[in-house]
This record gives sequence, C1' cells and structure tokens, in this order.
RNA sequence: AGCAGAGUAAGAAUGUAUGCGUUAAGUGCCAGACGGACGGGGAGUUGCCGAUUGGACGAAAAGCGAAGGCUUGCGGUAUAUGUUCUGCAUCCCGCUGCU
Repeated sequence: AGCAGAGUAAGAAUGUAUGCGUUAAGUGCCAGACGGACGGGGAGUUGCCGAUUGGACGAAAAGCGAAGGCUUGCGGUAUAUGUUCUGCAUCCCGCUGCU
C1' cells in the first nucleotide's frame, strides 16, 4: 500500500412475568417546533428515537359473586427479562488477518 474481517448503541420478531385500559387511556397515522443517541476515537444526515402541541381515525367483551372484586379474553397496550434475527446511513482514523 492492497484485499478481507471483527466489535456497539439500537431495532424487529417471539416466549415468560407483573401491570394498565376495556367508563378507551395506550398503540398506530399526519403536521409543527424542541431535544437525544448512533462500533475504540473524530465528524455526522434527508435516516432513527424521545417528549411535547395540534389534527384525523378508532376498539371485545364474556362468565362468576350479596359486595369489594375474581376468572377467561381482548388491545398493532406498558415495564422487566430470556431466545432468535438485523445492525456503525455515510466519511476519516484506529483494531485483527492475509499479501
């Protein structure tokens, strides 16, 4: 110098546990402004995420009990955790192997 490769945050699917809602919150969709994260180091988006404001849409309940409630469901539901898969947008440097 050339070629090849490894590793993160995170994301998705799924299992389990505990909750929340079922008097409809949450999830998902659109728009605005704000913030954050993005391999070991640096930079970093039109991509990703979060919270917030506004808007549109919108649901699965059933059984038991005298009652408080309980059970089984349902929700593109929340959190934790297991498994599997994907995985630095991109650029420079570094690391490993070969020549």

The RNA shown here (THF (Tetrahydrofolate) riboswitch aptamer) has 99 nucleotides.
The sequence was found by an Rfam model in a public genome assembly.
Of the family's consensus pairs, 83% are formed in the model.
Rfam family: THF (Tetrahydrofolate) riboswitch aptamer. From the family's description: Tetrahydrofolate (THF) riboswitch was first reported for Ames et al. as an RNA motif in 5' untranslated (5'-UTR)regions of folate transport and biosynthesis genes in Firmicutes genomes. For this family Rfam cites "The structure of a tetrahydrofolate-sensing riboswitch reveals two ligand binding sites in a single aptamer" (Trausch et al., Structure, 2011).